[in-house]
């Protein structure tokens, strides 16, 4: 959630079932036989002789009930599928033939009577019929036996002939005819043959999983005899034999009905076995037989068990896995419907009866198919919604409105097909018959519809009654806003969400499908991800440690034959349905029908003979044997040798030796170490020695001998495919380990001691036991590796080396050339994911066989089994968990990895900081506030080039609200400015005085007030941003185009050899070029030239002064400031690759970028800044805005950074005498003069400056003094008195004078700067600024020391290497603590299932018995039957 059609509908509990129905029928087989009611009669009480009626119910008998319908528990083969066999069989009803049916008998139900019982039901007596039952007769082409002939597929069977024996029935029912006997017809009966149908049995092949199931079997396997069956058979029994099955998987366990088919897939396959169809099995569980043509029987029987029900407690009844329906279970599956009208079935002669089979309807969007929910026009692009850059866009022709249509639905009317029959009546024909009935064929009439008044047709009304679901980050079609803020939530995978979410939630819009849509589950696909088609094993998972060898697989050349495989043809079969194609029927479709194809298979026959196979014969090239000389750490055993080590003895000799990074433990005066001589013991074999040799691998190394084996090579001879591989199996198999016995020099797990260390169960040292060695046995594993199984064939080369042979040459040995076999390196084709491999046996191309792999962890663990003395080995899971683990290569970053190279990086030096006092900044603390930011280097004398007010952002208090400031609009007003009075801390408020401009006379400008828009914010977010800046780092790097290489990421260029300060340059090179960086171009300093010549300069001339460029000339010089020159490895020598370049030299003011500055590549740090500025978003709006006063930013137990001043004699003090540069100056610098001790004041020349002023430079130098002390060092702190600036120096300025005179005597760990005009040291100026400088930025003076060098510390550059990529502040391992999950073990316990032994044993078949009963009888009897008893078997227990 509108309609219709066609299908489908308990997948779970083969759980239990109330109720109804689902199998009956036949009176034409048989006997008996009512009642109600009606009628008749009646004495009215009844009666029955009539109808109902030979009816109903029941019984005997026949047929059916073994079909149809349900379910899938069991069953891995007693099943199913396909194909065969039955010469080893049966078959009711049906069809076609042949031949029969004679004559008798006795019962039992029903019924009647009696009895038992609650019931179910049963017993006794008596009567009776048959197509019920039983003898007898007859009899064959039936059955049995014997004989003969022929045939075949010859274990046997068939056909024909003959002899013997045995066996049957219902002459019944109905009809016609006839007086009757009878005759005829039909339906039945018996025997037999054939057919058809159905069934039984056997065989072959196929048909799940587990080997952590490897051995199973005693009726088992076979034989003989017997029994049994429809039939073969150990099917059963007795006896005999000892077989049978199994790695081609027996046995056992688990799971499962099988198939046609269905789903999927290109196919091969994989999954599945609903509906429909075929077969099987089952019917509450287990066992059993009876009847029958057929059953071991769903709606039959007996027994046993469980359960339910009835009961009078004594006993009984039942079986929905039939159709409906109920309960239960479950995520989940329907009506206690209609009808036999059709199709089919049972019975019947038939009418007909029965039929939950079936035909239909109902319920369920469960599936498939079809239809509809309207169509056309319609722009002020309405309103509303949403978004917006505020212009608009979108929803959207969508709506409204106008004009139409009416499917479906609603109401009314009409109205099918499905029906053909059968039967009855009539007609015609045919055969038969004496005739008739009857039969057969044809025709006519009559009759039958559950669905259902349904399909269909039509009338009426009116757009009227009919749209939802999912999605919109990518995969994958479809986007925005708001809300939320790692929350809430989403999620198939990747992944979204931490304040701008296209991913959450909502909304607008959009996309998809549509009476559905989405989710979940399941299967196949994609997945070549189990690879037959169609994968792999060097490094990703994967070659067995190695060999020998069994089964198996595969196998050289030639010839003949066969025909198993193979190929072709034919025949049979492969059910139907399904599927495909064509056509057709429902309006279409789904659906249905007809025809064809398909069914890829199996079997049989015929044919072919190339290949494989098989038989036979043969060959030599594969393989092997014999022979010659050759090689070797090949194996086993025995013997021998020297060096070394340790120990022992003796001598010499004296104090250490030993050991380490440094030490100590340790040895030694009881004589070590060292050295000399002698001796003992065990183990191992220097040099040769080599990507050399040998061996299957493990492995093998002094020398000699013995034994045994191997390999390669050479030339002949022989065998004649004898071969390759190899599951299981067997053998070998390093080291360690184990058992027993020896041995033990050195070494050395464990262990002891000494060190190291936070610790040190380690690394280092001193000792030291197993062990290492030998003999015998066990273990059976290794990174047992070439991480590469074995064998064979083929596919460019080059260059070493080992072994052998040959050739050429030579006097000869080499050299050289060729072949074979081994062992290395490089490399083409090819191959590989790449790295790489590449005739050495390939990781190439092919062939044969074996082993192994299938994501990581769990785990080579658990469990089971096998082996082992043990240790352990072999085989070897699952639960659970993760979304990766892994390989190769790339680019980076990092490393207490490697190589090369730089830098005040270290080293070498000089001076500091860290200690003191003060200044300044920061942290912390405090506070009403101590505003904010900056935080390793790269924050901390930083923003701040200067906080008393202001600044100021903070605090307290007082005020204002269109506002301190901007623009616009509307209204009102006329001022604004200036002066002044009052309250007040002031802001503000109140008052007084004064006062407009233009004009076309409306108005405008300007200003104020009121109101509306708006202003304002140093409020937040620098992790939303722009801009600017810091840093690596002035380090030498960072890239691009084209080309080339690579599957690709990427590489190359940019690497390499040199060189440089430099990716600077040169050479080489698959690169060639280019860009941003480097350098240069720019500024400044150093030299010279030209020009300029005042305010600068003064050599020369002149004038003048106490003196001075002071003045007039002058522009030479200095200088000023413009322009030029000069330096380029240009020249010489040497080195170097004839290069780049380097070393030295000359000249030069300057020499190898001359010194300094400016200049900062691609990028990194979410670096810093929203408080310079700009800006998105958020927030405040009588306040987070704004005005004012006062306070604070200066606060002080403390900690740190940066500085200043010092600690003194290279110094302090005093006095004297020199020499700068660069700057500044008008609200300014201020000379000179004067006052003051001084800060400074007064007055004031000059100067908008190369002119005047600040301005004195200081260190230095000269002289005097101090004499090592808390001082004549040092100056803090404090007191007093002042000066200056300023409205104002209290909090909180600077300076001056006098007085005071603190700490401090060179600074621990640690740490900073600097390589030359540098460090150090000395002063001067400026910015900010009213005032305030130990800061910052500049200037000049004086002016060093040292650098051997690159091992180390720090930072950086290039190449290379590793498990990192948020990139080492990375990654990552293990224990423990807490919680949870899963698996294993666990004293045991409970259940299921199976096996074995034994006990008991129901029902029942069979056997035996059958003395009781009984049929038959020729009365002599024989063969029987029944009850009962008993034996075997046996379910359950």
């Nucleotide at each position: 959630g509108g309609c219709g059609g066609c299908g489908c509908g308990u997948c779970u509990a083969a759980a239990a079932c109330a109720u109804g129905c689902a199998a009956g029928u036949c009176g034409a087989a048989c006997g008996a036989g009512a009642a109600a009611u009606c009628c008749a009669c009646u004495u009215c009480g009844g009666u029955g002789g009539g109808a109902g009626a030979g009816u109903a119910c029941a019984g005997u008998g026949g047929c059916g009930a073994a079909c149809g319908g349900g379910u899938g528990a069991g069953u891995a083969a007693u099943g199913c599928a396909u194909g065969g066999a039955u010469a080893a069989u049966c078959u009711g009803c049906c069809g076609u033939g042949u031949g029969g049916a004679u004559g008798g008998g006795g019962a039992c139900a029903a019924c009647u009577c009696c009895g038992a019982g609650a019931a179910a039901u049963c017993g006794g007596a008596g009567c009776u019929a048959a197509u019920a039952c039983c003898g007898a007769a007859u009899g064959a082409u039936a059955u049995c036996c014997c004989g003969a002939a022929c045939u075949c597929c010859c274990a046997g069977a068939g056909u024909u002939c003959g002899a013997g024996a045995u066996u049957a029935a219902a002459g019944g029912g109905u009809g016609g005819u006839g007086c009757a006997a009878g005759c005829c017809a039909u339906c039945g009966c018996c025997a037999u043959a054939c057919g058809a149908u159905g069934a039984g049995u056997c065989c072959a092949u196929g048909u799940g999983c587990c080997a952590u199931u490897a051995g199973c079997u005693u009726g088992u396997u076979g034989g003989u005899a017997g029994g049994g069956u429809a039939a073969c058979g150990g099917c059963c029994u007795a006896c005999c034999a000892a077989g049978g099955c199994g790695a081609c998987g027996a046995u056992g366990g688990c799971u499962a009905g099988u198939c046609g088919g269905c789903c999927u897939g290109a196919g091969a396959g994989g999954g599945u076995g609903a509906u429909c169809g075929a077969c099987c099995a089952c019917a509450u569980u287990g066992g059993g037989a009876c009847u029958g043509a057929g059953a071991c029987a769903c709606g039959g029987c007996c027994c046993a068990g469980a359960c339910u029900c009835c009961u009078a407690c004594g006993g009984g009844a039942g079986g929905c896995a039939g159709c409906a329906g109920u309960u239960a279970a479950g995520a989940a599956u329907c009506u206690u419907c209609c009808g036999c009208a059709a199709u089919g079935g049972a019975c019947g002669a038939a009418a007909g009866u029965c039929u939950g089979a079936c035909g239909g309807a109902g319920c369920g969007a469960c599936g498939c198919c079809g239809c509809g929910u309207g169509a056309g026009c319609g722009a002020u692009g309405a309103a509303g919604g949403c978004c917006u850059u505020c212009g608009g866009g979108u929803u959207g022709u969508a709506a409204a409105g106008c004009u139409c249509u009416u499917u479906c639905g609603a109401a009314g009317g009409g109205g099918a097909a499905g029906a053909a029959c059968a039967g009855g009546c009539c007609c015609u024909g045919c055969a038969g018959g004496a005739a008739a009935u009857g039969g057969c064929a044809g025709g006519g009439c009559u009759u039958u519809g559950a669905c259902g008044g349904u399909a269909c047709c039509u009338u009426u009304a009116g757009a009227a009654g009919a749209a939802g679901c999912c999605c919109c980050g990518g995969c994958a079609a479809a986007c925005u806003a708001c809300g939320u803020g790692c929350c809430a939530g989403c999620a198939g995978c990747c992944g979204c969400g931490g304040u701008a979410a296209u991913a959450c939630g909502u909304a607008u819009g959009g996309g998809g499908c549509g009476a559905g849509c989405g989710u979940u589950g399941u299967u196949c696909g994609g997945a070549a991800u189990u690879a037959c088609u169609g994968g792999g094993c060097g490094u990703a998972c994967a070659g067995g440690g190695u060999g020998c060898g069994u089964a198996g697989g595969c196998g050289g050349g030639a010839u003949c034959u066969u025909a198993a495989g193979u190929u072709g043809g034919a025949u049979g079969u492969g059910a139907a349905a399904u599927c495909u194609u064509a056509c057709g029927g429902c309006u279409c479709a789904a659906c249905c029908g007809u025809a064809a194809g398909c069914c890829u298979g199996c079997a049989u026959c015929c044919a072919a003979a190339a290949c494989u196979a098989a038989u036979a014969u043969u060959c030599u090239u594969g393989a092997g044997u014999a022979c010659g000389g050759a090689a070797g750490a090949c194996g086993a055993g025995a013997a021998c040798g020297g060096a070394a080590u340790u120990c022992c003895u003796a001598g010499u000799g004296u104090a250490c030796g030993g050991g380490u990074g440094a030490a100590a433990u340790c040895u030694g005066u009881a004589g070590a170490u060292a050295u000399u001589a002698g001796g003992a013991a065990g183990a191992a074999c220097a040099c040769c020695g080599g990507u050399g040799g040998c061996g299957a691998a493990g492995g093998c190394g002094g020398u000699u001998c013995u034994c045994a084996a191997u390999u390669g090579u050479g030339a002949u001879a022989c065998u004649g495919a004898c071969g390759c591989u190899g599951a299981g199996g067997c053998a070998c198999g390093a080291a360690a380990g184990c058992c027993a016995g020896g041995g033990u020099a050195g070494c050395a797990a464990a262990c002891g001691g000494g060190a190291u260390u936070a610790g040190a169960u380690a690394c280092c040292c001193c000792g030291g036991u197993a062990g290492u060695c030998c003999u015998g046995g066990c273990u059976g594993u290794a990174a047992a590796c070439g991480c590469u199984g074995u064998a064979c064939a083929c596919u460019a080369g080059g260059u070493g080396u080992u072994a052998g042979a040959g050739g050429u040459a030579u006097c000869g040995a080499c050299c050289c050339c060729u072949c074979u076999a081994g062992u290395g390196c490089c490399g083409u084709c090819g191959u590989u994911a790449a790295c790489g491999c590449a005739u050495u046996u390939a990781g190439g191309u092919g062939u044969a066989c074996c082993g192994c792999c299938u994501g990581g962890g769990g785990a080579g663990u658990a469990u089971g089994c096998u082996c082992g003395c043990a240790a352990g080995a072999g085989u070897g899971a699952a639960a659970c968990u993760c979304a990766a683990a892994g390989g190769a290569a790339u680019u980076g970053a990092c490393g207490g990895g490697g190589g090369c190279c730089c830098g005040c990086a270290c080293a070498a030096g000089c001076g500091g900081u860290g200690g003191a006092g003060c200044a300044u900044g920061u942290g912390g603390c405090u506070u009403a506030a101590u505003u904010c930011g900056a935080u390793g280097c790269a924050a901390c004398g930083c923003g701040a080039a200067g906080a008393a007010c202001c600044u100021u952002a903070c605090c307290u208090g007082g005020g204002c609200u269109u506002g301190a400031c901007a623009u616009g609009c509307a209204g009102c007003u006329g001022a604004u400015c200036u002066c002044u009075c009052g309250c007040g801390a002031g802001a503000u408020c109140g008052g007084g005085a004064u006062u407009c401009c233009c004009u076309c006379a409306c108005g405008g400008g300007c200003a104020g007030c009121u109101g509306c828009a708006c202003a304002g914010g140093u409020g937040c977010u620098g992790c939303a941003u722009g801009g600017c800046u810091g840093u690596c780092g002035u380090c030498a790097g960072c890239u691009c185009g084209u080309g080339u290489c690579g599957u690709g990421a990427g590489a190359u260029g940019u690497u390499g050899g040199g060189u440089u300060a430099a990716g600077u340059c040169c050479c080489g090179c698959a690169a060639c070029g280019a860009g941003c960086g480097c350098a240069a171009c720019c500024c400044u300093c150093a030299u010279c030239c030209u020009c300029u010549g005042u305010u600068g300069c003064u050599a020369c001339c002149g004038g003048g002064u106490a003196a001075u460029g002071c003045c007039g000339g002058g522009c030479a010089c200095u200088c000023u400031g413009a322009g030029g020159a000069a330096a380029c490895u240009g020249c010489c020598c040497c080195g170097g690759u004839u290069a780049a370049c380097g070393g030295g030299g000359a000249g030069g003011a300057a020499g190898g970028u001359g010194g300094g500055g400016a200049u900062g590549a691609c990028g990194u740090c979410a670096a810093g800044u929203c408080c310079u500025c700009a800006u998105g978003g958020c927030c405040c709006u009588u306040a987070u805005g704004u005005c004012c006063a006062g306070g604070g930013c200066u606060g002080c137990a403390c900690a740190c950074g940066u500085g200043c001043u010092a600690c003194a004699a290279u110094g302090g003090g005093c006095a004297g005498u020199a020499c700068a540069a660069a700057g500044g100056g008008a609200a300014g610098c201020a000379a000179a003069g004067g006052g003051g001790c001084g800060a400074u004041c007064c007055c004031a020349c000059g100067c908008a400056a190369a002119u005047c002023c600040c301005a004195a430079a200081a260190a230095a130098c000269u002289g005097c003094u101090c004499u090592c002390a808390g001082u004549u060092c040092g100056g803090a702190u404090u007191g007093u008195a002042g000066u200056c600036u300023g409205c104002a120096a209290c909090u909180c300025g600077a300076c001056u004078a006098c007085a005071u005179g603190a700490a401090g005597c060179u600074g621990g760990a640690a740490u900073c700067g600097c390589u030359a005009g540098u460090a150090a040291u000395g002063g001067c100026g400026u910015a900010u600024c009213a005032g305030c400088a130990c800061c910052a930025c500049g200037c000049c003076g004086u002016g060093a020391a040292u650098a051997c060098g690159u091992u180390c510390c720090c930072g950086g550059g290039c190449c290379u290497u590793g498990a990192c990529a948020c990139a080492c502040c990375g990654c990552c391992c293990g224990u423990c603590a807490c919680a949870c999950c899963a698996c294993c073990c666990g004293a045991g316990u409970c259940g299921g299932u199976g096996g074995u032994a034994c006990c008991c044993a129901a029902a029942g078949u069979c056997g035996c018995u059958g003395u009781g009963c009984u049929a038959c009888u020729u009365c002599g009897g024989g063969a029987g039957g029944c009850a009962g008893g008993u034996g075997c078997c046996u379910a359950a227990g």